Notes
A computed fold for a 72-nucleotide RNA from a bacterium, annotated as transfer RNA. Its Rfam family is "tRNA". Its family is annotated with triplet codon-amino acid adaptor activity in the Gene Ontology.

């Protein structure tokens, strides 16, 4: 330098056009003499970023940034 892939909650990841979810973690309550386990509930997201297409974009297209793999 060229090609391909990834970027979504604190972490690991779903979600492939119709107003974003799970597990773990965190907080509160129940329970216990207390802790752990268990049960119930809650908080937490400008979906990397800037444009474009569309009635509507996490999703499609383009640029940028960061990361990974391969080739030279």
């Nucleotide at each position: 330098g060229c090609g391909c892939c990834c970027u979504u909650a604190g972490c690991u990841c779903a979600g492939u056009g119709g107003u974003a979810g799970a597990g773990c973690g965190u907080u509160u309550g129940c329970a216990u003499g207390a802790c752990a386990c268990g049960c119930a509930a809650a908080a937490g997201g400008u979906c990397a970023u800037a444009g474009g297409u569309u009635c509507g974009a996490u999703c499609c297209c383009u640029g940028u940034a960061g990361g990974g793999c391969g080739c030279a």